[in-house]
A computed fold for a 507-nucleotide part of an RNA from a Betaproteobacteria bacterium, annotated as large-subunit ribosomal RNA, domain I. Its mean pLDDT, the model's own confidence on a scale to 100, is 83. The sequence was found in a public genome assembly. Lineage of the source: Bacteria > Pseudomonadati > Pseudomonadota > Betaproteobacteria.
Context: one part of a larger RNA
RNA sequence: UGCAUGUGGUGGAUGCCUUGGCGAUUACAGGCGAUGAAGGACGUGGCAGCCUGCGAAAAGCUGCGGGGAGCUGGCAAACGAGCAUUGAUCCGCAGAUGUCCGAAUGGGGAAACCCGGCCCGCAAGGGUCACCGCCGUCUGAAUCUAUAGGACGGAGGAGCGAACCCGGUGAACUGAAACAUCUCAGUAGCCGGAGGAACAGAAAUCAACCGAGAUUCCCAGAGUAGUGGCGAGCGAAAUGGGAGCAGCCGUCGCGAUUUAGCAUGUGUUUCAGGGGAACGGUCUGGAAAGGCCGGCCGCAGUGGGUGAUAGCCCCGUACCUGAAGGGACGCAUGUGGAACCAGGCGCGAGAGAAGUAGGGCGGGACACGUGAAAUCCUGUCUGAAGAUGGGGGGACCAUCCUCCAAGGCUAAAUACUCGUAAUCGACCGAUAGUGAACCAGUACCGUGAGGGAAAGGCGAAAAGAACCCCGGGAGGGGAGUGAAAUAGAUCCUGAAACCGCAUGCAU
Numbered sequence: 001u002g003c004a005u006g007u008g009g010u011g012g013a014u015g016c017c018u019u020g021g022c023g024a025u026u027a028c029a030g031g032c033g034a035u036g037a038a039g040g041a042c043g044u045g046g047c048a049g050c051c052u053g054c055g056a057a058a059a060g061c062u063g064c065g066g067g068g069a070g071c072u073g074g075c076a077a078a079c080g081a082g083c084a085u086u087g088a089u090c091c092g093c094a095g096a097u098g099u100c101c102g103a104a105u106g107g108g109g110a111a112a113c114c115c116g117g118c119c120c121g122c123a124a125g126g127g128u129c130a131c132c133g134c135c136g137u138c139u140g141a142a143u144c145u146a147u148a149g150g151a152c153g154g155a156g157g158a159g160c161g162a163a164c165c166c167g168g169u170g171a172a173c174u175g176a177a178a179c180a181u182c183u184c185a186g187u188a189g190c191c192g193g194a195g196g197a198a199c200a201g202a203a204a205u206c207a208a209c210c211g212a213g214a215u216u217c218c219c220a221g222a223g224u225a226g227u228g229g230c231g232a233g234c235g236a237a238a239u240g241g242g243a244g245c246a247g248c249c250g251u252c253g254c255g256a257u258u259u260a261g262c263a264u265g266u267g268u269u270u271c272a273g274g275g276g277a278a279c280g281g282u283c284u285g286g287a288a289a290g291g292c293c294g295g296c297c298g299c300a301g302u303g304g305g306u307g308a309u310a311g312c313c314c315c316g317u318a319c320c321u322g323a324a325g326g327g328a329c330g331c332a333u334g335u336g337g338a339a340c341c342a343g344g345c346g347c348g349a350g351a352g353a354a355g356u357a358g359g360g361c362g363g364g365a366c367a368c369g370u371g372a373a374a375u376c377c378u379g380u381c382u383g384a385a386g387a388u389g390g391g392g393g394g395a396c397c398a399u400c401c402u403c404c405a406a407g408g409c410u411a412a413a414u415a416c417u418c419g420u421a422a423u424c425g426a427c428c429g430a431u432a433g434u435g436a437a438c439c440a441g442u443a444c445c446g447u448g449a450g451g452g453a454a455a456g457g458c459g460a461a462a463a464g465a466a467c468c469c470c471g472g473g474a475g476g477g478g479a480g481u482g483a484a485a486u487a488g489a490u491c492c493u494g495a496a497a498c499c500g501c502a503u504g505c506a507u
Base pairs, nucleotide, nucleotide: 001506002505003504004503005502006501007500008499009498015492016457017456020428021427022425023424024423025422026421027420028419029417030416031160032159039101040100041099042055043054044053046079049075050074051073061095062094063093064092065091066090070083071082072081106115107114108113116129117128118127119126120125131157132156134154135153136152137151138150139149164195165193166192167191168190169189175182179229205212206211216243217242218241219240220239226234227233247409248408249407251349252348253347254346255345261335262334263333264332265331266330267329268328269327270326271325273321274320275319279294280293281292282291283290295312296311297301303315304314305313358382359381360380361379362378363377364376365375368394389404390403391402392401393400444451445450464491467478468477469476470475
């Protein structure tokens, strides 16, 4: 030095575990905000670093309800001081307080800061003062009436939010095996707006000589008919079957009534809760829920915990039950008014849609790329008819059929899930599953937009090793705890690479 055996170190794979994720189902909720949001800064505890809570009334204050023995949130124990059956802590509902920034709104500003006016107050301090559109009243120029403007009052708006929705604007990579029409795609992005859904919607529709009867969504029709450098590709409709169904209004005057709204009562439900059956012995063991023996309950043998595997030990579960107060929905009673919002009935009057339909030119949308190109929209130029009328039926004409544009509203079936509650999984199990099981959008990187980790496990219980010895300490040896300490805090298991020690053999 090599090989082998044994025994260690290092390392953290593997196994087991799960507080965290992922996916789904059902129900609810679908908004918050000038009564100052979302999100923050700074404070706030006896001692107080961070998290959580809260706001100078600061881990809290008041009331009502629940609950019933301990409590003063977590990491995180000790000390100290207290509270509590005269009902604390805790849970629900309502209220009070709520610094500063932030739409941020008195002015400014390099967010959490600086500087003001007016009113009240001795002071401390409190209140108020942004802008925009709308409505009303008053005032009021050039300029007589008026208008602009001004003042005051009133109810609103502004900002944030995961996806879904509607509208405006609108790419490129890519595909076409290059590329220009085309495609990707009216997608992504940006902007505006709304709702719990949005949009659409009551035929100037289809159909085909038979008929149907608003819209939306699903299945089929169908990758069909078509369209297409007839390339790549794009791609219907009628019709049938389902889901779900609902129809209406308008201007003026008169009349008689309701609904909505508001108040009260009541019912259901939701936001705390309450009751809730039935087990013992023995053996092994550190420990019984395991084995054996003998019982019991079940409208409850879902699930979790307890020193190993528990229907009967604990929490629960089935089932029954519960609200002073708040929310949602329904019912009843009362009130209510024609000024506003939303309608019905009767009578009378009146309207029933013009720079529109259509056309030319240029574009766009329709599955349809200008094509034989109907239909829809319109930048520009034009421009009817008036129900004896007009539109459509895929150029166009006639016949025929069908409908009535140029005003408006409309539930359900449909889309989505930031969130709440419950339940589930031939989903993951710490290099997996969210980036994040752990104080993670943290540490760290970047001027910035932005990028973005690693990191779980002693034990049933800290019983976390008193005391002695070596040592400056670290660390170790005894002793002790424990079932186990090669479970000793770098702590379950503890693979391999890699590194020792002992022994044997070889050289």